[in-house]
Model confidence (mean pLDDT): 80 of 100. The RNA shown here (transfer RNA) has 73 nucleotides and comes from a Caldisericia bacterium. It matches the Rfam family "tRNA". By type it is a transfer RNA.

RNA sequence: GCGCACGUAGCAUAGUGGCAAGUGCCCUCGCAUGAUAAGCGAGAGACCAGCAGUUCGAGUCUGCUCGUGCGCA
Numbered sequence: 001g002c003g004c005a006c007g008u009a010g011c012a013u014a015g016u017g018g019c020a021a022g023u024g025c026c027c028u029c030g031c032a033u034g035a036u037a038a039g040c041g042a043g044a045g046a047c048c049a050g051c052a053g054u055u056c057g058a059g060u061c062u063g064c065u066c067g068u069g070c071g072c073a
Stems, first nucleotide, its partner, number of pairs: 001072007010025004018056001027043005049065005
């Protein structure tokens, strides 16, 4: 330099173009316990890497840029 894949909460991830986004761990509060852990209940936390485009509607499709990984040279 070229090609491919990926980028969504602190971490790991799900998400047919149609509810402005779900789950697990972590965190906070409560229940329970003599007190912890485990368990049970409730809650906080991401506008989806960035900028444009397509569309009535984009996390999802297209282009460019950035980053990560793999392959080729």